The RNA shown here (Glycine riboswitch aptamer) has 100 nucleotides and comes from an Actinomycetota bacterium.
RNA sequence: AUUGUCGCUUUGGGAGAGAGUCACCGUGUCGCCAGCACGGUGGCCGCCGAAGGAGCAACCGCCCCGGAACCUCUCAGGCAACCGGACCGAACGCGACAGG
Numbered sequence: 001a002u003u004g005u006c007g008c009u010u011u012g013g014g015a016g017a018g019a020g021u022c023a024c025c026g027u028g029u030c031g032c033c034a035g036c037a038c039g040g041u042g043g044c045c046g047c048c049g050a051a052g053g054a055g056c057a058a059c060c061g062c063c064c065c066g067g068a069a070c071c072u073c074u075c076a077g078g079c080a081a082c083c084g085g086a087c088c089g090a091a092c093g094c095g096a097c098a099g100g
Base pairs, nucleotide, nucleotide: 003098004097005096006095007094008093009091010090011089012088013087018045020044021043022042023041024040025039026038027037028036029035046079047078048077052075053073054072055071059067060066061065
């Protein structure tokens, strides 16, 4: 050089659960009010788990001790679309480590 692992960046895939209800505010429609639609905030129930967090501990390790889940809890987050999303794939772009 090449190879492998990890991390970052870019990119593709990526589930579940009420477009719930009430109140207030804003915007649009309308000559104005009302009504309707959308958005925001708060309350009230009903649910989901794959951001994060917490718990147990299967499992793993250098086995003193440490790391620990897709399991559990739902504090947080989420329940039309968008956004997000654990995890998986791709690029060889950057960095670190190992081997050589």

The sequence was found by an Rfam model in a public genome assembly. The prediction has a mean pLDDT of 76. Its Rfam family is "Glycine riboswitch aptamer". Gene Ontology term of the family: glycine biosynthetic process.